């Protein structure tokens, strides 16, 4: 002291969540010992047993068990002891303390400080004085009697420290005087003086002295009682309470003030500084937590209350309205003979019962306190102590030490090894702890006996005797390592990782999220972290949370400024002067219990624990000082603010009157077929004369121009013009007031549009509605109508993006520049001043946008508001309204985000600028047919597998009769067709022949090597076996490799600087240019890289070198002809090295760079024209079936061999070719010109055979030689005449050639014969910009054979591009954005289905108060009676208890209403891009629903 979570990334708001600490804990797993502590937080629920209060030299009565004695034979009878003893009474003192609980209580009931001159006090302290002399009765007991008991009742006998009378009596009290001092109001205290009046137990004990008792009286301690300041919880959805209330007189009452009680007068008391009513609660000292400030909380300890089964009341007493007391109502439980009794564990223990959950019906008064008593004792469930519980705190142990390059097991693995792990084994060695033995305390002091000193006594010694804990702690001696380790985590926050199982399943989760087949988040293992007899989890509380911010926040956009003013309470408030001394400050006294907390120091072996001593207890009170601020009081000023005078500007309000224009409408004139309205239409509207054009009238509304980020007004808002009447600002000026001020909770008043009420008015425009369009549908958008309404009086509503989303006042803080009104200076230009209104920027704020003297800066004052999103501005109350609806305003639930600003991209039916066969203009084509190929699809044993928009579909496949072949069907092998290593045996192997068979296998025979003389070796090979092989199975979403594709698009990025909190930006934008991020210029950017480009390869031109197998100009030869031969290398040509082009040069514009030109010049001209090359990247794009590879799966089979069949099917659809539909052709016939290939298992020539395909045959050729190899359109002659043909060639039947073990399923060609469709192809689409398109052959891969594909060569060879609006695709900049799986995004709301909590609801059902009245216990006080009283009777209060009517509070309820949350559901699409009609706010109508529309207002 911080973290995790919004988002592709950032910053900021902000909420959740987390690590941290305590607990009277409870739960889970687990447990070895010891100290201290603590232990019914729920049912103040009910309570069985036992005990928790007794005890005494005051009286008077007095046993019995037992034991002795004596009489008696014995029962018995007496005595005496027990013993004046128990038990019981009367009688004193206790019982009011101790102990429990915490219902109640929001209050003088607690905490502090204070008063009492308003008080009372048993025992005890002190001190004075006194106790004379008399009476009369009641229990106990007797006897009688009632009762089932409790217990009553009558009669009689006594005593007293129990009662009563009388004396005596004072400083005591109570009246009435004097009088002195003194005070805080009433008054108090002394002195004194009259009167009148109140007591006693002279008792007990003692032989006595004495002792203890008793009575007044004073004083003190204690102890209580009343009174006061002050502080003490939430709800205003609790705003008015209150009649004995508030106070006065006079009485009663109290210990004592006091409406405490009562009568009678008065009407006044509380209350926004929160009465009154609800809720809830003991209150503190303390405790836990926080750095404090808080915050929570009140268990054990301790201090005050308050209660004792529920209300109630009283008695006694010094103390009570009394826990273990009495009366009386009630509820419940006993017991009962039914007539009546009888109890009250919130006392220790304990039981039931609630309940996650809290112990023993345990010893003892030894200790320490308490009542009684002179004392001994007695009594004490207070307490001491023990038992139970890891409930908690502290402490100890579960062994030390050595001991392997490292055991076994297990886990992991690249098979190498590596982890547990020095950790075990083992060895030395200790022994707290345990368990045996054996010693053995403190806590005891008094107190009694005995006895010593001193002068008895007081005191001091000494002996004896007292201990529940307990033989306990301690000490010591023996045994033996022996008796003792778990829990949780391990994905990040958070320390700590692999395996295997599992596959959105099983589960995990505090938050954020794990899991769909390689999970470090599940479970199990092995390891590792942390803790440690405890560790986890769950609950609560603080903390972190500055996230309710005194310390210590905020409010333009994130939640949050009232619409606006006015002004009451309250708060704050200008200069000086004196004075007070309430606030403040300081010093002193007091008081803040004790415990606890701190710090010191000590005692138990340590610590917890516990004692001492010191600080602390931040607080109050009081007293004395200080006077600077604040506040009060007096008094003074003029700067705040007002007045006054003198001027200005102005849509500032109301109220009457008036003015043109334009609309509409009516009248009439001219006029004549449309007129309007849209994108385009229609509906409407006109031949009954319409739009249109005059004239003239009427009628309501709003004022064009001026007009302006101009005015004015608090805000809403105000706009022809004229006049009245009025409010306020500004500026001057300084006459006069003297702080008269700011701000402002309630309150009051204004407050756009809708919208209401009565009434008018009604021209335009118009929610609704109607109609016509659009549309899948249009409850809309757009057209034709058209009511409310807009108008206007008057009353009402009271809200709007009522916005500057920015409360208001005061002051301070660089400047510049425009506009409005006023003053001064100035001739004028211009300057300065004040008021005010806009822009723009400095410090400084700010999350950033941005704000900046008009603050969102810097202070101060006052008011208002917010604390996650929704749910909800809703519910329910209360208020306010005619209503609509206002305003005030939750909760349940639910989610982890909702949200502000910028940023980088995408993306838009924003924008700007470019470019491309993108369009356009053009050529030729697909699509229509017919075949060929591909693909769906459908069939089939199998029709193997992949490819699927562009970028799949003549594609893998450069060629499927078998093979291929991965698929079927059927036979068959099983270390296997293929590798490689053991182990064992056998023998050569190979070959060859036989049988079976479809064949592959099977089964059978023949055959046998090298070295060595031999044992033996050497390679090979077979059979069994073992490690393995194998697989085209599976995952291209595990992967490498390659490869499409955007794209040959001109783009992507980096280093340093800079800017920015930061995501990021600059740079790479910007101004030209380009094919280009290509060059140039500019610029916080300087450079760099990867891409362009350049370099490479063909090709166009030339020069050189070279000259066979090419060539043949010159020369010579030959032949029917031919470079055919000698010769040559000039040309062609082959193939090496060069040159050559660079906007170089000219003109033109241009700063460049460039671009431009029929320039020139050249073969080629601005990249010359092909190729090769493909940038960071997207697409989980394609491929595990080319190969490679993890991981998964098969292993007599998903592997291997064979044979047959499939891939070749066929109602249909598609792609992509191919040939065509013909005269620019088609067929016959002659005649010509390439290029690039290819060839030994091969190309094959001349010749012969055949109509042909082809055969026979073989010259030549390992090739610039020889052969394929005829090139074809083409030219050039002839027919064919526009026809389904002499076009067209499918389909079929025949014969037949060639490859090949084999052409049937299923190969090409040839001849003969046949001769389908088709006569130029809908809606749609595709290639081409020049040697291109079209078109014409040719050739070569693959191959035994098969090509209308593929890959290449060439020949002939056009049209057309004005253009860049439009469509498609790209690139740069900008803009919006609610997108970022990025528009195939993302979202709204209604219905349907489930689930959950909430409101309404006819009732209904509890519950606590209050009000009236009725009955009315006990009991106190009066009254009555009585000699006195008690009883009795009346009376006032009076609990409980009943009627009665309302109010609230809660629970429950058909039914209903919305809300959430949920799986891919339904219907649309409302919003986010101009979201396809901008949204959007407030009102109002309407509409399946999102919503549309209409007025107004906002710009977010």
């Nucleotide at each position: 002291a911080g973290a995790g979570u919004u988002u592709g990334a950032u910053c900021c708001u902000g909420g959740c969540u987390c690590a941290g600490g305590a607990c009277g804990a409870a739960c889970g797993c687990u447990g070895g010992c010891g100290g201290c502590g603590u232990g019914c937080c729920u049912a103040a629920c009910a309570c069985a047993u036992g005990c928790a209060a007794g005890u005494c030299a005051a009286c008077g009565a007095g046993a019995a068990a037992g034991g002795g004695g004596u009489a008696g034979c014995a029962a018995u009878a007496u005595c005496c002891c027990g013993a004046g003893u128990a038990a019981a009474g009367u009688g004193g003192c206790g019982c009011a303390c101790g102990g429990g609980u915490g219902a109640g209580u929001a209050a003088c009931a607690c905490g502090u400080a204070g008063g009492u001159a308003a008080u009372c006090u048993g025992c005890c302290a002190u001190a004075a004085g006194g106790a004379c002399g008399g009476g009369g009765a009641c229990a106990a007991c007797c006897c009688c009697g009632g009762g089932a008991a409790a217990c009553c009742g009558g009669g009689g006998c006594u005593a007293a420290u129990a009662c009563c009378c009388g004396a005596u009596g004072a400083u005591g009290c109570a009246a009435c005087g004097a009088u002195a001092u003194c005070a805080c109001a009433u008054g108090a205290u002394g002195u004194u003086g009259u009167u009148g009046u109140c007591a006693a137990a002279u008792a007990c004990c003692g032989c006595a002295a004495g002792g203890u008792g008793c009575c007044u009286u004073a004083u003190g301690a204690u102890g209580a009682a009343c009174c006061u300041g002050c502080g003490u919880c939430c709800c205003a959805u609790u705003a008015g309470g209150u009649a004995g209330u508030u106070g006065g007189u006079a009485g009663g009452g109290u210990a004592a003030c006091g409406g405490c009680c009562u009568a009678c007068c008065a009407a006044g008391c509380c209350u926004a500084c929160g009465a009154u009513g609800g809720g809830u609660a003991g209150c503190u000292g303390g405790u836990c937590u926080g750095a404090g400030a808080g915050g929570a909380u009140g268990a054990u300890c301790a201090g005050c209350c308050a209660c004792a089964c529920u209300g109630g009341a009283a008695c006694u007493g010094a103390g009570a309205c009394a826990c273990g007391g009495u009366c009386c109502a009630g509820a419940c439980u006993c017991c009962u003979a039914c007539g009546g009794g009888a109890g009250g564990c919130a006392g220790c223990a304990g039981u039931g019962a609630g309940g996650a959950a809290u112990a023993u019906u345990g010893c003892g008064c030894a200790a320490u306190g308490g009542c009684c008593g002179a004392a001994a004792g007695g009594c004490u469930g207070a307490c001491g102590c023990a038992g139970c519980g890891a409930c908690g705190c502290c402490g100890c142990g579960u062994g030390a030490a050595g001991g392997a390059u490292g055991a076994a097991g297990u886990c992991c693995g690249u098979u190498a090894g590596g982890a547990u792990g020095u950790a075990a084994a083992c060895u030395u060695c200790u022994u707290u702890u345990g368990c045996a033995g054996g010693g053995g305390a403190u806590g005891a002091a008094u107190g009694u006996g005995g006895u010593g000193c001193u002068a008895u006594a007081c005191g001091c010694g000494c002996c004896a005797u007292u201990g529940a804990c307990c033989g306990u702690a301690c000490c010591u001696u023996g045994c033996g390592a022996a008796u003792a380790a778990g829990g949780a985590u391990c994905g990040g926050c958070u320390a700590a990782c692999u395996a295997c199982g599992u596959g959105c399943c099983a589960g995990c989760a505090g938050c954020c999220g794990c899991g769909g087949u390689a999970a470090u988040a599940c479970g199990u293992a092995g390891g590792a972290u942390c803790c440690a007899a405890g560790c986890g989890u769950u609950g609560u509380c603080c903390g972190g949370a500055u996230u309710u911010a005194c310390u210590g926040g905020g409010u333009g956009u994130a939640a949050a400024g009232g619409g606006c003013g006015u002004g009451u309470a309250g708060g704050u408030g200008g200069a000086u002067u004196c004075u007070u001394a309430a606030g403040u400050c300081g010093g002193u006294g007091g008081u803040g219990a004790a415990a606890u907390c701190u710090u010191g120091c000590a005692g138990c072996u340590c610590a917890a624990c516990u004692g001492c001593a010191a600080a602390a207890c931040u607080g109050c009170c009081a007293u004395u000082g200080a006077u600077a601020c604040u506040g009060g009081g007096a008094a003074u000023c003029u700067u705040g603010a007002g007045u006054g005078c003198g001027g200005c500007a102005g849509a500032g309000g109301g109220a009457a009157a008036u003015g043109g224009a334009a609309u509409u409408c009516a009248u009439g004139g001219u006029g004549u077929a449309g007129c309007g309205g849209u994108g385009a239409a229609a509906u409407g509207u006109g031949u009954a004369g319409a739009u249109a054009u005059c004239a003239u009238g009427a009628a309501g509304a709003a004022c064009a121009c001026c007009g302006g980020u101009a005015g004015c007004g608090a805000a809403g808002g105000c706009g022809g013009u004229u006049u009245c009447c009025u409010g306020g600002u500004c500026c001057g000026u300084a006459a006069c007031u003297g702080a008269c001020a700011c701000u402002g909770a309630g309150g009051c008043g204004c407050g756009a549009a809708a919208g209401c009420g009565u009434g008018g008015g009604g021209a335009g425009c118009a929610a609704a509605c109607a109609g016509g369009a659009u549309u899948a549908g249009a409850u809309a958008c757009c057209c034709u109508g058209g009511u409310a309404g807009u108008c206007c009086a008057c009353g009402c509503c009271u809200u709007a993006a009522a916005c500057g989303a920015u409360g208001g006042g005061u002051a301070c803080u660089c400047g510049g520049u425009g506009c409005u009104g006023g003053g001064c200076c100035g001739c004028a230009a211009g300057g300065u001043u004040c008021a005010g209104u806009g822009c723009c920027a400095a410090a400084g704020c700010u999350a950033a946008c941005g704000c900046a003297u008009u603050a969102a800066g810097u202070a101060c004052c006052c008011c208002a508001c917010c604390u996650g999103g929704g749910g909800a501005g809703u519910a329910c109350g209360a208020u306010c309204g005619c209503a609509a609806g206002g305003u005030u305003g939750a909760a349940a639930c639910u989610c982890a985000a909702a949200g502000g600003a910028a940023u980088u991209g995408a993306c838009g039916g924003g924008g700007g600028c470019c470019c491309g066969c993108a369009c356009a203009a053009g050529c030729a084509g697909u699509g229509g047919a017919g075949c060929a190929u591909g693909u769906g699809g459908u069939u089939c044993a199998a029709u193997u597998c992949g490819a699927u928009g562009c970028a799949a579909c003549g594609c893998g496949a450069a060629g499927a009769a078998c093979c291929u072949u991965a698929c079927c069907u059927a036979g068959g092998c099983u270390u296997g067709a293929c590798a490689u290593g053991c182990u064992a045996g056998c023998u050569a192997a190979a070959g060859c022949c036989g049988g079976u068979g479809a064949a592959a296998g099977c089964c059978g025979g023949u055959g046998u090597c090298c070295c060595g003389c031999a044992a033996g070796g050497g390679g090979a090979g077979c059979u069994a076996g073992u490690a393995c092989a194998g697989a085209u199975g599976c995952u291209g979403c595990a992967u490498g490799g390659c490869u499409g594709u955007c794209g040959u698009c001109a783009g992507c990025u980096c280093g340093u600087g800079c800017c920015g909190u930061g995501a990021g930006g600059u740079g790479u934008u910007g101004g030209g240019u380009u094919a280009a991020g290509u060059c140039c210029c500019g610029c916080a950017a300087c450079g760099a890289g990867c891409g362009c480009a350049a370099c490479c390869c063909c090709u166009g031109u030339u020069u050189c070198u070279a000259g066979u197998u090419g060539c043949c100009a010159c020369c010579g030869g030959g032949u029917a002809a031919u470079g055919c031969c000698g010769a040559g290398c000039a040309c062609u040509c082959u193939a090496g090295a060069g040159a050559g082009a660079c906007u170089g040069c000219c003109u033109a514009c241009g700063c460049a760079a460039g671009u431009a030109g029929u320039g020139a010049g050249g073969a080629a001209g601005g990249u010359g024209g092909g190729g090769a090359u493909g940038a960071c990247g997207u697409c989980a794009a394609g491929u595990c079936c080319g190969c490679a590879u993890g991981g998964c799966u098969c292993u007599u089979a998903c592997g291997c061999c064979u044979a047959g069949g499939g891939c070749c099917a066929c109602a249909c659809a598609c792609g992509u070719g191919c040939u065509a539909c013909a005269a620019u052709g088609g067929c016959c016939a002659c005649u010509a010109c390439a290029a690039a290939g290819g060839g030994c298992u091969g190309c094959a020539a001349u010749a012969c055979c055949g109509c042909g395909a082809g055969g026979u045959g073989g010259a030549g050729c390992u090739a610039a030689u020889c052969c394929c190899u005829a090139a074809a359109a083409a030219g050039u002659g002839g027919u064919c005449u526009c026809a389904g043909u002499u076009c067209g060639g499918a389909u079929u039947g025949g014969a037949g050639u060639c490859u090949g073990a084999a052409a049937c399923u299923c190969g090409a060609c040839u001849c003969c014969a046949u001769g389908a469709a088709g006569c130029u192809g809908g809606a749609a689409u595709u290639g081409c910009u020049a040697g291109u398109a079209a078109u014409c052959g040719c050739g070569c891969a693959u191959c035994a054979g098969c090509a209308c594909g593929g890959c290449g060569c060439g020949g002939u060879g056009a049209a057309u591009a004005c253009g860049u609006u439009c469509c498609c695709g790209g690139g740069c900049c900008u803009u919006g954005u609610a997108c970022a799986c990025a528009c195939c995004g993302c979202c709204c709301g209604u219905c349907a289905a489930g689930c959950c909590a909430u409101g309404g609801a006819a009732g209904u059902u509890g519950g606590g108060g209050g009000u009236a009245c009725c009955c009315g216990a006990a009991g106190u006080c009066g009254c009555c009676u009585u000699u006195a009283a008690a009883a009795a009777g009346c009376g006032c209060c009076g609990a409980a208890g009943g009627u009665a009517a309302a109010a609230c509070c809660a629970g429950u309820g058909a039914c209903u209403a919305g809300g959430g949350c949920u799986a891919a559901g339904u219907c649309g699409u409302a919003a986010c891009a101009a979201g396809g009609u901008a949204g959007c706010c407030g009102u109002a109508c309407c509409g399946g629903a999102a919503g549309g529309u209409g007025c107004g207002g906002c710009u977010g």
Notes: A computed fold for a 1500-nucleotide RNA from a soil metagenome, annotated as small-subunit ribosomal RNA. Its mean pLDDT, the model's own confidence on a scale to 100, is 85. Its Rfam family is "Bacterial small subunit ribosomal RNA". Gene Ontology terms of the family: ribosome and structural constituent of ribosome.